[in-house]
Molecule: c-di-AMP riboswitch aptamer (ydaO/yuaA leader)
Organism: soil metagenome
RNA sequence: AGCCGAGUCAUUCCGCCUGGAAUGAACGGGGGACCCGAUGAUCUGGGGCUAAUUCCUUUCCCGACUUGAUGGGAAGGAACGGCGAGCCUUUCGCGCCGAGCCCGACAGCUAACCUCGCAGGCUUCGAAGGG
Numbered sequence: 001a002g003c004c005g006a007g008u009c010a011u012u013c014c015g016c017c018u019g020g021a022a023u024g025a026a027c028g029g030g031g032g033a034c035c036c037g038a039u040g041a042u043c044u045g046g047g048g049c050u051a052a053u054u055c056c057u058u059u060c061c062c063g064a065c066u067u068g069a070u071g072g073g074a075a076g077g078a079a080c081g082g083c084g085a086g087c088c089u090u091u092c093g094c095g096c097c098g099a100g101c102c103c104g105a106c107a108g109c110u111a112a113c114c115u116c117g118c119a120g121g122c123u124u125c126g127a128a129g130g131g
Base pairs, nucleotide, nucleotide: 001123002122003121004120008025009024010023011022012021013020014019027117028116029115030114031113036108045106046103047102048101049100053079054078055077056076057075059074060073061072062071080098081097082096083095084094087131088130089129090128091127092126093125
C1' cells in the first nucleotide's frame, strides 16, 4: 500500500505508544409462529459455524487368538466448493486449498421476539471482455 474473511466504524474511560474495557451503529451467525414444505423414521443419533463437502478403490496401515465383515487412518481418483492484489462482474487457461470448532438428544422454513460473534492469517497467476 493492499488481500482473504461478517470480523469494521464512532464516542468515552483506562493504559501510554503494542493495546484493554464499555456503549452505540454497521455487518455476520443461530434459535423462534401462522402459511408453506416435509411427514420412509428419532444409536447407524442428529444439528450448526466455515469454501472446507459427497462418492469410489484388484492399494497400504491400525485393531480383534485366527479368518471375514463392520470401523478408523493413509494414498490415489471423481464430483462439488473456495482463493489467486485497485473495486464489481463474465468467460478461458494455470496454480493452490478443502482445516478446525461448537450444541448436547434437540433445532425445516419462519413475522414479532430472543441470543451470539465482530477473530485470525497473509504479501499472492495470466488472457480476453463489460461496468